[in-house]
C1' cells in the first nucleotide's frame, strides 16, 4: 500500500419518536412484507426483539 480481524463510529433490519438488547452492513453495502386467478386485486403489522410513547382502527364501560 493491500486484505483480514479487534475496537470505535455511523448507517440497516416492510410506515412515526426514545431506552435496552440482538442481527447485518461499511456508502460499490445492509435494507425494500405476504398471498391470488397477478400490468390487477386481497391480507398483516407503527417492534428485529422487549419497554415506553405518540398516531390510526374496533369493541366495552364510565
Nucleotide at each position: 500500500g493491500a486484505a483480514a480481524u479487534g475496537c470505535g463510529c455511523g448507517g440497516c433490519g416492510g410506515u412515526g419518536g426514545a431506552g435496552u438488547u440482538c442481527g447485518c452492513c461499511g456508502a460499490u453495502a445492509a435494507a425494500c412484507g405476504c398471498c391470488c386467478a397477478a400490468u390487477g386485486g386481497g391480507c398483516c403489522a407503527a417492534u428485529g426483539a422487549c419497554u415506553c410513547c405518540u398516531g390510526g382502527c374496533g369493541a366495552a364501560g364510565c

The RNA shown here (Fluoride riboswitch aptamer (crcB RNA motif)) has 62 nucleotides and comes from a Xanthobacteraceae bacterium. The coordinates come from a structure-prediction model, not an experiment, and the mean pLDDT is 79. The model forms 100% of the base pairs in the Rfam consensus.